[in-house]
RNA sequence: AUUGUCAGUUGAGCUAUCGCUGUUUAUGAAAAUAAAUGGAGGAAAGUCCGGGCAGCUCAGGGCACCACACUUCCUAACGGGAAGGGUUUCGGAAACGAAAUACAGAAAGUAUUACAGAAAAUAACCGCCGUUUUAGCAAUAAAGCGGUAAGGGUGAAAACGGGAGGUAAGAGCUUCCGAUUUGGGUUAGUGAUAAUCCAUCUGAAGAAACCUUGUGGGCUGAAAGACCAAAUAUACCAGUGCUUGAGGGCGGCUCGCCUGAUGUUGGGUGGGUAGGUCGUUAAAGAUGUCUGGCAACAGCCAUCGUAGAUAAAUGAUAGCUGUCAAAGCAGCAAUGCUUCGAAACAGAACCCGGCUUAUAAACUGACAAUUUAU
Numbered sequence: 001a002u003u004g005u006c007a008g009u010u011g012a013g014c015u016a017u018c019g020c021u022g023u024u025u026a027u028g029a030a031a032a033u034a035a036a037u038g039g040a041g042g043a044a045a046g047u048c049c050g051g052g053c054a055g056c057u058c059a060g061g062g063c064a065c066c067a068c069a070c071u072u073c074c075u076a077a078c079g080g081g082a083a084g085g086g087u088u089u090c091g092g093a094a095a096c097g098a099a100a101u102a103c104a105g106a107a108a109g110u111a112u113u114a115c116a117g118a119a120a121a122u123a124a125c126c127g128c129c130g131u132u133u134u135a136g137c138a139a140u141a142a143a144g145c146g147g148u149a150a151g152g153g154u155g156a157a158a159a160c161g162g163g164a165g166g167u168a169a170g171a172g173c174u175u176c177c178g179a180u181u182u183g184g185g186u187u188a189g190u191g192a193u194a195a196u197c198c199a200u201c202u203g204a205a206g207a208a209a210c211c212u213u214g215u216g217g218g219c220u221g222a223a224a225g226a227c228c229a230a231a232u233a234u235a236c237c238a239g240u241g242c243u244u245g246a247g248g249g250c251g252g253c254u255c256g257c258c259u260g261a262u263g264u265u266g267g268g269u270g271g272g273u274a275g276g277u278c279g280u281u282a283a284a285g286a287u288g289u290c291u292g293g294c295a296a297c298a299g300c301c302a303u304c305g306u307a308g309a310u311a312a313a314u315g316a317u318a319g320c321u322g323u324c325a326a327a328g329c330a331g332c333a334a335u336g337c338u339u340c341g342a343a344a345c346a347g348a349a350c351c352c353g354g355c356u357u358a359u360a361a362a363c364u365g366a367c368a369a370u371u372u373a374u
Stems, first nucleotide, its partner, number of pairs: 001370010012321007020039008041345001045356002048354005053221004060255004065217005070084005085103001086101006104212002109210002112205002125152002127148009160178006179202001182199007225278004235269003247259003285304004290299003323342002326339005
């Protein structure tokens, strides 16, 4: 310097004219007019998580159901973030570097593992050994019975691996050195873990299969809700039950508790209204220096006060600037000047913190490979 992978930042600005709209001030009976000052994102998207806030009597218990699952820390909280540990993969001789991770449990139980193979855990196809019968001078051959899992074959995987001894032939049968499972001790660490020693154990995969263990979860959702005004029919029907308790209490079942009776409970039919105000934006807010921390972040101080619509405003035109690309000129180079072109994904609707998805162009950083120069 080029290419690739990963992560992050920006993703427009100013002036003029006209238009829309919030707030404040002044004038006005009001409508309105004038001035000042504001007006859509990094994802506003998805509606996937977590909360704030509001309502349901208390939001009480249990089951079902759902979610999470290595360690420590951050946070209001999270299925989020930071830093580490384990395992696996790639590169490398190694040290090391990068990436992935749905990472509690297979020693509670059950399912599943195609094809091949004798057999996928109650094993014997070929083979090896012993013995009996038959043939044979003998070696040996065939068949039956018994033993075997060391050798061969199939397979991703075949009863832990290798050496030695032993045996009729073999086998953890014995022994030496290793591996695996589980438990304990010591050292280091906040911890997950790592190293080492002792004892013990010996099919593998598989829980994003059922399941087991532990932790957590009341529900609904701004069309939540609160208030004001107005109008109508204190209409009609059925049934139960009446304190030994019907019905109701907004995810399902259940326990407890509360409420509750001739109607203002609950159910059905039918009638009236659908106008306005609040919720509605000062927030776990933003920015900046310093301090602490590897970091995510936290704290003190200072500054700012940054949309509020309700059929839904936040725009259009012109010029200049900024960014980038191309061409030309000047220059050793850095760079400067001129001309011309380009710009994606996309629009708040109660608010906030995350995650996921889309994205033209530009910039920054880390790692890897290649090339060049010193």
This is a predicted structure of a 374-nucleotide RNA (Bacterial RNase P class A) from a Chitinophagales bacterium. Taxonomically the source falls in Chitinophagales (Bacteria, Pseudomonadati, Bacteroidota, Chitinophagia). The sequence was found by an Rfam model in a public genome assembly. Its Rfam family is "Bacterial RNase P class A". About the family: Ribonuclease P (RNase P) is a ubiquitous endoribonuclease, found in archaea, bacteria and eukarya as well as chloroplasts and mitochondria. A reference for the family is Frank and Pace (1998), "Ribonuclease P: unity and diversity in a tRNA processing ribozyme", Annu Rev Biochem. Its mean pLDDT, the model's own confidence on a scale to 100, is 75.